[in-house]
RNA sequence: AGAGUUUGAUCCUGGCUCAGAACGAACGCUGGCGGCGCGUUUUAAGCAUGCAAGUCGAGCGGUAAGACGGUGUUUACAUCGUCCUAGAGCGGCGAACGGGUGAGUAACGCGUAGGAAUCUACCUUUUGGUUGGGGACAGCCCAUGGAAACAUGGGGUAAUACCGAAUAAGUUUUUGCAGUUGAGAAGCUGUGAAAGGAAAGGGGCUUCGCCCUGCCGAGAGAUGAGCCUGCGUCUGAUUAGCUAGUUGGUAGGGUAAUGGCCUACCAAGGCGACGAUCAGUAGCCGGCCUGAGAGGGUGACCGGCCACAUUGGGACUGAGACACGGCCCAGACUCCCUACGGGAGGCAGCAGCUAAGAAUCUUCCGCAAUGGGCGCAAGCCUGACGGAUCGACGCCGCGUGGGUGAAGAAGGCCGAGAGGUUGUAAAGCCCUUUUCAGUUGAAGAAUAAGCCUGGCAGGUAAUGGCCAGGUGAUGACGUUAGACGGAGAAUAAGCUCCGGCCAAUUACGUGCCAGCAGCCGCGGUAACACGUAAGGAGCGAGCGUUGUUCGGAAUUAUUGGGCGUAAAGGGCUCGUAGGCGGUUUUAUAAGUCUGGUGUGAAAUAUCGGGGCUCAACCUCGAAUAUGCACCGGAAACUGUAGGACUAGAAUCUUGGAGGGGGUACUGGAAUUCCUGGUGUAGGGGUGGAAUCUGUUGAUAUCAGGAAGAACACCAGAGGCGAAGGCGGGUACCUGGCCAAAGAUUGACGCUGAAGAGCGAAAGCGUAGGUAGCGAACAGGAUUAGAUACCCUGGUAGUCUACGCUGUAAACGAUGUGCACUUGGUGGUGGUAUCGCACGAUAUCACUGCCGUAGCUAACGCGUUAAGUGCACCGCCUGGGGAGUAUGCCGGCAACGGUGAAACUCAAAGGAAUUGACGGGGGCCCGCACAAGCGGUGGAGCAUGUGGUUUAAUUCGAUGAUACGCGAGGAACCUUACCAGGGUUUGACAUAAGUGUGUCGUCUGUGGAGACACAGAUUUCCCUUCGGGACGCAUUUACAGGUGCUGCAUGGCUGUCGUCAGCUCGUGCCGUGAGGUGUUGGGUUAAGUCCCGCAACGAGCGCAACCCCUGCCGUCUGUUACCAUCAAGUAAAGUUGGGGACUCAGGCGGGACUGCCGGUGACAAACCGGAGGAAGGUGGGGACGACGUCAAGUCAUCAUGGCCCUUAUGUCCUGGGCUACACACGUGCUACAAUGGCCGGUACAGAGCGAAGCGAGACCGCAAGGUGGAGCUAAGCGCAGAAAGCCGGUCUUAAGUCCGGAUCGGAGUCUGAAACUCGACUCCGUGAAGUUGGAAUCGCUAGUAAUCGCGCAUCAGCAUGGCGCGGUGAAUACGUUCCCGGGCCUUGUACACACCGCCCGUCACACCACCCGAGUUGGGGGUACCCGAAGUCGUUAGCCUAACCCUGUAAAGGGAUGGCGGCGCCGAAGGUACGCUUGGUAAGGGGGGUGAAGUCGUAACAAGGUAGCCGUACUGGAAAGUGUGGCUG
Repeated sequence: AGAGUUUGAUCCUGGCUCAGAACGAACGCUGGCGGCGCGUUUUAAGCAUGCAAGUCGAGCGGUAAGACGGUGUUUACAUCGUCCUAGAGCGGCGAACGGGUGAGUAACGCGUAGGAAUCUACCUUUUGGUUGGGGACAGCCCAUGGAAACAUGGGGUAAUACCGAAUAAGUUUUUGCAGUUGAGAAGCUGUGAAAGGAAAGGGGCUUCGCCCUGCCGAGAGAUGAGCCUGCGUCUGAUUAGCUAGUUGGUAGGGUAAUGGCCUACCAAGGCGACGAUCAGUAGCCGGCCUGAGAGGGUGACCGGCCACAUUGGGACUGAGACACGGCCCAGACUCCCUACGGGAGGCAGCAGCUAAGAAUCUUCCGCAAUGGGCGCAAGCCUGACGGAUCGACGCCGCGUGGGUGAAGAAGGCCGAGAGGUUGUAAAGCCCUUUUCAGUUGAAGAAUAAGCCUGGCAGGUAAUGGCCAGGUGAUGACGUUAGACGGAGAAUAAGCUCCGGCCAAUUACGUGCCAGCAGCCGCGGUAACACGUAAGGAGCGAGCGUUGUUCGGAAUUAUUGGGCGUAAAGGGCUCGUAGGCGGUUUUAUAAGUCUGGUGUGAAAUAUCGGGGCUCAACCUCGAAUAUGCACCGGAAACUGUAGGACUAGAAUCUUGGAGGGGGUACUGGAAUUCCUGGUGUAGGGGUGGAAUCUGUUGAUAUCAGGAAGAACACCAGAGGCGAAGGCGGGUACCUGGCCAAAGAUUGACGCUGAAGAGCGAAAGCGUAGGUAGCGAACAGGAUUAGAUACCCUGGUAGUCUACGCUGUAAACGAUGUGCACUUGGUGGUGGUAUCGCACGAUAUCACUGCCGUAGCUAACGCGUUAAGUGCACCGCCUGGGGAGUAUGCCGGCAACGGUGAAACUCAAAGGAAUUGACGGGGGCCCGCACAAGCGGUGGAGCAUGUGGUUUAAUUCGAUGAUACGCGAGGAACCUUACCAGGGUUUGACAUAAGUGUGUCGUCUGUGGAGACACAGAUUUCCCUUCGGGACGCAUUUACAGGUGCUGCAUGGCUGUCGUCAGCUCGUGCCGUGAGGUGUUGGGUUAAGUCCCGCAACGAGCGCAACCCCUGCCGUCUGUUACCAUCAAGUAAAGUUGGGGACUCAGGCGGGACUGCCGGUGACAAACCGGAGGAAGGUGGGGACGACGUCAAGUCAUCAUGGCCCUUAUGUCCUGGGCUACACACGUGCUACAAUGGCCGGUACAGAGCGAAGCGAGACCGCAAGGUGGAGCUAAGCGCAGAAAGCCGGUCUUAAGUCCGGAUCGGAGUCUGAAACUCGACUCCGUGAAGUUGGAAUCGCUAGUAAUCGCGCAUCAGCAUGGCGCGGUGAAUACGUUCCCGGGCCUUGUACACACCGCCCGUCACACCACCCGAGUUGGGGGUACCCGAAGUCGUUAGCCUAACCCUGUAAAGGGAUGGCGGCGCCGAAGGUACGCUUGGUAAGGGGGGUGAAGUCGUAACAAGGUAGCCGUACUGGAAAGUGUGGCUG
């Protein structure tokens, strides 16, 4: 620090995901040791048991229990003394600390900084006192009630308990005087008066005084606490108004103290957009985690504060509580005790239990240390604390050995079988000893009491007090840490991952199954992604997973983002609050800067040290703590106050342009209607029609009239307006703008939440109006349908007035204002100068186009910015759900504004690129169409295919590019299929071992045959005598497979297409995909060539080179040829001969737009011509670029993998591949007279032939037979070419003298064998068919058409295939259309590429949500009822020791206190009402997702009616139509 993921690829936007760190964690696998930490995050749920707060006998009465001793006696009880204490009680102090938890609390609760009207036990210090009396109550005794808890009565008792009295320095209250401060109120100081108010003793020593301690009054301090204030402190506005003690005042009460804290009266305030109130959530902080930081998250452990103690309320005591282990009341709960009447209880203390949960420990040891309470002290108490246990929960450290060791062992895995790898790893050898048994053994302990010594202050002294030194008991941990020494590598390694991100790969298994997965995505027979193994990578006593937080994420952007098209500028203007604001000067000092002071606790963190062997951990010091407050200083900037200015802004004066707005009046053209005239059969409408209209007279035309709406030309990317918008003319009213000069005011400005106004069309209300147009609706067409497009009608509406609505693609998809930054060229309106005019120049305002810099993802923007800055406002944060639900506001309604979530996806998107596609455009080509000729489709037959059938009808090929295709030839064989019969190292190959033998031939039997059995015959070759070769049997490796996969492959092939294309190097352009080149202008059959050009070159294709053919020359000349010469025949190159010709085979020549004319750009080239056998590629062939179709072929062959192995191999017989209601393809023969039949007669080329071609001759009607000459073939044969020509016949159109299917009979040939199932011949038979519907095929010249001949395969079988020649046409105007293709361009939502993509209803399943009659909980609110405990107030009843009064006394009265009564307040509870928030719900609704469901085809191309936005109506659905708008 980044990476993966949208695309065919690219750039951008944007989300999702990953790598990091952390944790009070949990889960899975695994687990050696130690140190230091941490350990119910859930349910503030409930709790058995034990412990967690006591102590003081030096305050008091006194002494329970216990021990010892004694006495009395009924061996048991009573009693006395001593000891030990301490149980209970009175009293004092503590119990308000320590410990726990985080429910509540959004608050002065907390943090920070301040403040004034307060209290403070114990402690420190200062000062003054501590006199003298009195009466009770517990305990105790007696008695009563009760089960108990406990309660009651009587008697008697002590105190540091309680109460009077005396004294009063000072204090408190009231008040006088003086001084001082002050405006006053009041405060302070001094000095008087009056009133009120204290006490307690205990211990020690001595001896009659001290000491210690306690107590009382007062001052000061320290500590702690209460109160007030500034600032900071979560979310929601779908919470906007809240408040009656409320805000303030006066008086009083109350408190330690201010205060509506409380009460009475008076006033009507107080809070709130700087967010009151309400709702939700939450203890706050130091800190902790993360981060570069700013921030974000968090508030376990440790520390500070707060709150709470089963829930709610209340006070008492006290210095302090409204009190966790106190009290009272009420509620819930427990069911603990009970004699059923009643009682008792509160672990959010430490352990522990139950439940809950993914989940969190021992009912441990000790007060030895630290700290706390009480005590003079010893000491007692202390689940605070110190320790130990459990848990890898975390951090840190150590170990599981080290060295050597190649035969690179064995085994495993892989393998191209050589080897590689595991791997120096192991073994082996040599070492070491953390850990383990044993022995030993620090430190934590400081001192207390006591004792000893010395000193100090005061005092006469002593007991004393204080200080220092010495001595001096005490260890839970603990079998401690550490040390010593013994033995021996001994006791100790796992987890995750290995497709990319992301380090690390192979094999097998599985076969869209099982499974994986953080994202992208793997798995459908060769999975580096699943499972296992081997190997490897990473970390390591741990490793992974899950969860959470921060980071990466600049993905909420202060640092540090955006808004033309990706999400995002409000429809527009005015304007309130707010924010921001021109020049200059003075003052001030709020902001700002600076110095100082205080604080910012400690711990933590950082830096530098130190201590545990290191580290974690502990610890010392420093620095920091960015903050707040206070005191100084500065004055540039901002603010504030005052003064001044004119450059911003505004006003006035003079001109100017304009569809700016409103009202009234008015004009003509057109349309429709009405009336009348002329006139006659149609009109209208469409792609074509029909509905409609017209003989009752339309349309057309003329004249007249009526009505409403809109304003041609001018008219323009021209004008005006803030936007919406505005268009005939005139008048009136009225807003804004521009220019030019001056003058005036003097910052009056900019922006603008809230608010107000304006706001197209559609729509709504009321009243009018209605010519045309025209949603809905009706009809006619179209169509599979047509709720549409088209047509004929037509209602709302469109128009006017008044009101409402408030939205649009309200768009420049671009907020407003100001300033700055190269230019060019137009338009509109002014002004100035020059100029006769036209015009030129300058300048201001507005409005377009092109472009510099710059910006931008690109497109593009570019002084009218999307550039560079400033000010302010609005808005955005992945797609869908959804602008939906719900709430609220507005509206008559339609609906508008505001506006979520659950759930779901990994994308959705922008711009540009390359393709492909378009019922887009342009150019061009092709038997593509057209023009022609002949066919197919109809018939019969042949052949192939589908289908069907079958035991089998083997398999493959299936649009073009399968279908007379593989097959160039299925009777057996072929043959792969079926039935049956055999066989198992095999029909075939190689190798090895053992045994045995010799191959072979013949015969017989059985059998369908294969085969089996029997018999006969033969007795191989070489030899080093081992053996080799061959056969058989047996054993083992293996053979074999036309079994599967052409979607694992090679090779070969088809097709686009013989179309003209496909690319590369370098350069240049672009962020990039990519472009350029290859586009453009011409031209060509051609990316053929030329020219131009940021391109210059090159490659594969085209062409040429190759073959055949057409002309000529030359050479050669037999088997071919025969002109001349000769011979010769009935004739014949028959013979001699010839080398002329034809021909054959070689080698050459020839054609190149070379020449001429024209066109063209001076080019390429084209047109015409000459010459020439041939002319512009002469004709034909071979030759097929990059690639496409997962095209075809595993059955030609080869081949990976899989499968079969007495069978899916192999052999044999028979059958099948030849089936047949049917459908299709390709052909043959025909339907006839351009013909059929008969007779005669002429002319080819190319082939083939020895298991062959087979002549002449003879036989047969013929197929053919007999026979065999010649020929290894320019020699002989196949072999008669046919159409043609000549003659005849049929003689006119008929199922024929056409046609030949089918069938009967008889034969021939091949072959072991023609039944299934061959071909041919003869005789007889004589079907369909009379030129073929829709549709469709071939062909442009020696072509089509037509005619025959040959060959391959082959025993035989050809209408098929491949070749050959004979005869031999017609037509092409042309490129509009169909099909295919090429180039350029355009649009795209396609990229598996239009056979694409994709929308909505309906049906089914699942999921979450909304509404919902109701039903059931929670919360708080208002009003009322009831009213516990308790404080306060009150009281005429009852009781009342001290004190006072009267009284000799008894007693009485008073004061005081208590009980009781009454009153205010008051928790829980109840009633009523409305609010809010959950659960659940019949039913209803839309949404999302889902494999191949149904209906259509709305969108993307002009998407076949351009699309979209707003609105209205309509329709199964997408949607259609009307109206206005936009161009996306």
The prediction has a mean pLDDT of 82. The RNA shown here (small-subunit ribosomal RNA) has 1528 nucleotides and comes from Saccoglossus sp. HW-2024a. Taxonomically the source falls in Saccoglossus (Eukaryota, Opisthokonta, Hemichordata, Harrimaniidae). It matches the Rfam family "Bacterial small subunit ribosomal RNA". RNAcentral holds the sequence, with entries from SILVA.